A computed fold for a 73-nucleotide RNA from a Thermoguttaceae bacterium, annotated as transfer RNA. The coordinates come from a structure-prediction model, not an experiment, and the mean pLDDT is 83. Rfam family: tRNA. RNAcentral holds the sequence, with entries from ENA.
RNA sequence: GGGGCGUUAGCUCAGUUGGGAGAGCAUGGGCUUUGCAAGUCCAGGGUCAGCGGUUCGAGCCCGCUACGCUCCA
Numbered sequence: 001g002g003g004g005c006g007u008u009a010g011c012u013c014a015g016u017u018g019g020g021a022g023a024g025c026a027u028g029g030g031c032u033u034u035g036c037a038a039g040u041c042c043a044g045g046g047u048c049a050g051c052g053g054u055u056c057g058a059g060c061c062c063g064c065u066a067c068g069c070u071c072c073a
Base pairs, nucleotide, nucleotide: 001072002071003070004069005068006067007066010025011024012023013022019056027043028042029041030040031039049065050064051063052062053061
């Protein structure tokens, strides 16, 4: 320098038919207990890496940039 993959909640990750933003864990609260843990129910929490484009509509398609992993030179 070039190719491929990845970037979504605090953490680990789903989400390819382009239209609902989600799960588990963690956090807060209720119930249960003499108390704790465990269990169970509920809730809060998001610039979908950044910028631009296409589209009625973008996490998803296209371009560039940044960062990480990997391959080639």